A computed fold for a 390-nucleotide RNA from uncultured Aliiroseovarius sp., annotated as Bacterial RNase P class A. It matches the Rfam family "Bacterial RNase P class A". Rfam classes the family as a ribozyme. The sequence was found by an Rfam model in a public genome assembly. Its mean pLDDT, the model's own confidence on a scale to 100, is 75.
[in-house]
RNA sequence: GCGGAUGGCUGGAUGGCCGCGGGUGACUGGCAGGGCUUGCCCUGUCGUGACGCGAGGAAAGUCCGGACUCCACAAGGCAACGGUGCCGGGUAACGCCCGGCCGGGGAAACCCGAGGGAAAGCGCCACAGAGAAGAGACGGCCCGCGCAUGUCGCAGGCCACGGUGAAACGGUGGGGUAAGAGCCCACCGCGCGCUUGGCAACAAGGGCGGCACGGCAAGCCCCACCGGGAGCAAUGCCUAAUAGGGACCUUGCGGGGGCAACCCCAGGGCAGUCUUGGCCCAAAGGUCCGGGUUGGCAGCUUGAGGUGUCUGGUAACAGGCAUCCUAGAGGAAUGGUCAUCCAUGGUGGCAACACCUGGACAGAAUCCGGCUUACAGGCCAUCCGCGCAU
Repeated sequence: GCGGAUGGCUGGAUGGCCGCGGGUGACUGGCAGGGCUUGCCCUGUCGUGACGCGAGGAAAGUCCGGACUCCACAAGGCAACGGUGCCGGGUAACGCCCGGCCGGGGAAACCCGAGGGAAAGCGCCACAGAGAAGAGACGGCCCGCGCAUGUCGCAGGCCACGGUGAAACGGUGGGGUAAGAGCCCACCGCGCGCUUGGCAACAAGGGCGGCACGGCAAGCCCCACCGGGAGCAAUGCCUAAUAGGGACCUUGCGGGGGCAACCCCAGGGCAGUCUUGGCCCAAAGGUCCGGGUUGGCAGCUUGAGGUGUCUGGUAACAGGCAUCCUAGAGGAAUGGUCAUCCAUGGUGGCAACACCUGGACAGAAUCCGGCUUACAGGCCAUCCGCGCAU
C1' cells in the first nucleotide's frame, strides 16, 4: 500500500431573527374567588417581558422478559394449552448476554447452528427405481439340467459390479469362494463397558463385540423445566342527578306426589376437573350506602439511572467512592428562516481553486432489560492474508 474479519463511537457545527410546549421566579399588571385587623394578604387564571430545559440509536416492530396496577375461595393432585431445550456462569427476569463443548464453512482472522430423545410407540419418506426398512435380482456374475447349441429355456446361488435416487441395510484394502458376501483379517466408522483429564458438555487412550441401530421430532409423541388473566384507554381521588348495583330490616323460601301427617328428587355459582375444607344464591316492600359516562387532579418520571475512577472476575457482570439530574405533553410542543463553515454529489480546470447542489433512517406518549428491522456519510481500535522497503 491492497484485500478481508471483528468490536465501538458519531448521526451536521456556530451565530442572528421569528415561533411552540413545560418549569422557575418577577410585575405599585388585568380579572375572578377567599380571608380578615377594610387596605393589605393568599389562591387561581390571563397578559407582558426575563432565565433555564425540551426526541432517538433505533423513540419503530410490539416479538420476548420484568416493574407497577386491577381482577381471580384456599391447599394439594391431575389433565389440557402455550413456551423453552449442548454445558457452565451472569441477571430482577428472559427465548437475552458471556465463556466453553460439539458439528459445519473459510487459507486465516473469524463466521453459522430450533444443538434433548429416532434400541417407548405411531406415522411419513415425492419422482425415479427391481427394491425405501428387518427390503431387493432390472442388467449382471456363477453352479446344474434340457436340446433347437443360442443374443435360448428351466431350476437355484449371489449383492461384488452397473443402473435409480436426497437416502440402497457400514467404508477401503487383502484373503477366501463355483461366483460372492463381516464369511475371515487389518485400519477407519459404530456400539458397550473401563482408565485418565475436566464442575460439566466433552476429549484422549487402550479393551471387548462382526455390526445388531437408515432419515424426519420445523408430523404426532416422550422426557426435563417454566407459565393465572388483563393492561396506564391499567388504576385511585374530586364535583352533580338518574338508571343499574350493594348492605341491613320485615314478610317469604326449588320441583313432584299426597286430604293431611309426611315421602321422593334435588339445582346453580365461587372453579377445566378430582379430593378435602368452606362460602354464597332464587320473591316483594322499606331504609341507608353508592354511582357507568363527561370534566378536573393523581398515576408521570430519581431510575434494576447516567458519567468518572478503583477493586474482584478471562468475560458477561458485581461491589466501593465521587459526581450529575437530563422532555413529561395529553390529539399531543420539540419548528421555520437567513448567514458562514463542514461532509456528500456534479461541472469546469494540469493544479491551486471556482460555481451549483444539499443533509441517512426516522418522531417520545407509564417506565425499564433485550431481540429484530431501517439507516447517506464520517471516525477510532484490534486482528488475518498478500506485496514492497529496511